[in-house]
RNA sequence: UAAGUGGGACGGAUGGUCGCGCGGGAAAUCUCCGUGAGGAAAGUCCGGGCUUCGCAGGGCAGGAUGCCGGAUAACGUCCGGUGGAGGCGACUCCAAGGCUAGUGCAACAGAAAUAUACAGCCGCGCAAGCGGUAAUGGUGGAAAGGCGGUGUAAGAGACCACCGCCCGGCUGGUAACAGCCGGGGCUCUGUAAACCCCAUCCGAAGCAAGACCAAACAGAAGACGACAGACUUGCCCGGUCUGUCUUCAGGUAGGUCGCUUGAGCCUGCUGGUAACAGCAGGACCAGAUAGAUGAUCAUCCCGGCCGGCAUUGCCGGCUAUGACAUAACCCGGCUUAUAGUCCCGCUUAUGUA
Numbered sequence: 001u002a003a004g005u006g007g008g009a010c011g012g013a014u015g016g017u018c019g020c021g022c023g024g025g026a027a028a029u030c031u032c033c034g035u036g037a038g039g040a041a042a043g044u045c046c047g048g049g050c051u052u053c054g055c056a057g058g059g060c061a062g063g064a065u066g067c068c069g070g071a072u073a074a075c076g077u078c079c080g081g082u083g084g085a086g087g088c089g090a091c092u093c094c095a096a097g098g099c100u101a102g103u104g105c106a107a108c109a110g111a112a113a114u115a116u117a118c119a120g121c122c123g124c125g126c127a128a129g130c131g132g133u134a135a136u137g138g139u140g141g142a143a144a145g146g147c148g149g150u151g152u153a154a155g156a157g158a159c160c161a162c163c164g165c166c167c168g169g170c171u172g173g174u175a176a177c178a179g180c181c182g183g184g185g186c187u188c189u190g191u192a193a194a195c196c197c198c199a200u201c202c203g204a205a206g207c208a209a210g211a212c213c214a215a216a217c218a219g220a221a222g223a224c225g226a227c228a229g230a231c232u233u234g235c236c237c238g239g240u241c242u243g244u245c246u247u248c249a250g251g252u253a254g255g256u257c258g259c260u261u262g263a264g265c266c267u268g269c270u271g272g273u274a275a276c277a278g279c280a281g282g283a284c285c286a287g288a289u290a291g292a293u294g295a296u297c298a299u300c301c302c303g304g305c306c307g308g309c310a311u312u313g314c315c316g317g318c319u320a321u322g323a324c325a326u327a328a329c330c331c332g333g334c335u336u337a338u339a340g341u342c343c344c345g346c347u348u349a350u351g352u353a
Stems, first nucleotide, its partner, number of pairs: 001349010012300007020036006038324001042335002045333005050206004062202005067081005082096001083094004097197002102195002104191003118137002120133005145163002148160003164186001165184008210257004217250001219248006228242005265282007301322001303319007
């Protein structure tokens, strides 16, 4: 310098005017002060806090997860390792338990799909054919470990060395696992994001959760009958209903709480490879309820175009905008979206010293 790889940060700035939510002051409906979105507030995919219901405890069903160790309130997340795959490399990716528990499925091609002998090779035979074989060919994703030799009529783990596989042991490691030694001649295809088996975890619903106050309004009990009306037979008594009062209980509209001080944030130190933890100091940082956080102007920044000077920068002019996206109980994650700008680590190639 070129190509690449991993990670991090910012996400227009300042001021004026008008407007909106919340808090405070003053006051009485007007005015002042303060404050007011994000890294993802998004998707609502996991986990937890909190709340209500249920609950002695357990099981079935269902769901999730699935190498090892650690972190954490918890996790399907994160960190560090192991094994495998890709890349020259930095590095990236992996639902990575079990198909020798059982069951199922495997199109087409091919002679044959867990079983075989089509061609071929060898022996016998005049031939038809019979027998041996699985090295070679062909089909297929897959054809009874691979490769080299010995051997043979031709061949074959039939036998041997190496590699692979399985079993056992030793050493290292917390472990996954790795290395070494010995044995077995070889176990007989793939598929579990197929059913299933094994292990671990999970009670359900969610802030429109839920708690409280409570106009209206349906209700229960008691008291009154001095008054009014209706019904009960034409009248009286008596009775019933409406009525009045008291108490209780429920409860819509509406209101209050939940609601934002928190497993939180910032800075520093310590421990740890790290995730993270501990300690000290500091700040208070939206709480709406159909949902405020907006509009506009000026200057600057960034971007585009043009021109000039000029080695990649400076100056001038014009110009449109400024990504993705807008909290709704709160946290920890994951996933997805993101114009543009900046920073750091590392790798490979080439050149120069």
This is a predicted structure of a 353-nucleotide RNA (Bacterial RNase P class A) from a Lachnospiraceae bacterium.
It matches the Rfam family "Bacterial RNase P class A". Rfam classes the family as a ribozyme.
The gene name in the source record is rnpB.